[in-house]
RNA sequence: CUCUUAUCAAGAGAGGUGGAGGGAAAUGGCCCGAUGAAGCCCGGCAACCGAUGUUAUUUAAUAACAUAAAGGUGCCAAUUCCUGCAGAGAUAUUCUGCAAGAUAAGAG
Numbered sequence: 001c002u003c004u005u006a007u008c009a010a011g012a013g014a015g016g017u018g019g020a021g022g023g024a025a026a027u028g029g030c031c032c033g034a035u036g037a038a039g040c041c042c043g044g045c046a047a048c049c050g051a052u053g054u055u056a057u058u059u060a061a062u063a064a065c066a067u068a069a070a071g072g073u074g075c076c077a078a079u080u081c082c083u084g085c086a087g088a089g090a091u092a093u094u095c096u097g098c099a100a101g102a103u104a105a106g107a108g
Base pairs, nucleotide, nucleotide: 001108002107003106004105005104006103007102008101013042015041016040017039021032022031023030028082029081043076044075045074048072049071051067052066053065054064055063056062057061080100084098085097086096087095088094
């Protein structure tokens, strides 16, 4: 980098440092930010992998649920902030699917 599968409406600090930018990327919006952005440290959230337990079917094992938060990741404004395409419904916008993206696990 490509492919497969799953998830994406919930959740997470009046801390320290730092100093002007930030909201992955493209277009256009709309926002956040000196009542201090990014980054780093600490802290926290969650439970994808992993761990433990219970139950069911069981040869292996698989599935569901629960627990902790040691480990591998991830995340901590706004739905993935909105955005593109198709369909439905109708002019206000709503709903559904797909695409795109992010993350995890696996494969090449």
SAM riboswitch aptamer (S box leader) from Clostridium felsineum, 108 nucleotides, folded computationally.
Of the family's consensus pairs, 94% are formed in the model.
Its mean pLDDT, the model's own confidence on a scale to 100, is 77.
The RNAcentral record of the sequence draws on Ribocentre.
Its Rfam family is "SAM riboswitch aptamer (S box leader)". Rfam's curators write: The SAM riboswitch is found upstream of a number of genes which code for proteins involved in methionine or cysteine biosynthesis in Gram-positive bacteria.
The source organism's lineage runs through Bacteria, Bacillota, Eubacteriales, Clostridiaceae and Clostridium.